[in-house]
A computed fold for an 89-nucleotide RNA from a Deltaproteobacteria bacterium, annotated as c-di-GMP-I riboswitch aptamer.

RNA sequence: GCUUGAGAAGGGCAAACCUCCUGAAAGGGCGGGACGCAAAGUUACUGGCCUAAGUCCUUGGGAUGGGAUAGGGUCGCAGGGCUGCCGAG
Numbered sequence: 001g002c003u004u005g006a007g008a009a010g011g012g013c014a015a016a017c018c019u020c021c022u023g024a025a026a027g028g029g030c031g032g033g034a035c036g037c038a039a040a041g042u043u044a045c046u047g048g049c050c051u052a053a054g055u056c057c058u059u060g061g062g063a064u065g066g067g068a069u070a071g072g073g074u075c076g077c078a079g080g081g082c083u084g085c086c087g088a089g
Stems, first nucleotide, its partner, number of pairs: 002089004012037002017032002020029003035076001041082003045079003048074003054069005
């Protein structure tokens, strides 16, 4: 440097759910909690998925209803980029 992850060692992260906070929502944060994870470290770059405040279209006398849309999210959906511990070959 390349390949690889075993019933090795020392450790790490933390799904669902619950409390509180935050956000229009999806979601996020602290704490509790462990389903899992060898990149479940990091990055919304590509595709997917979630949401639709605002905006646009539309209904209506109005109130409002309907539709479209990401500048909002998700890296624990997949791929890509960057970085990294230990062991084995």
Lineage of the source: Bacteria > Pseudomonadati > Myxococcota > Myxococcia.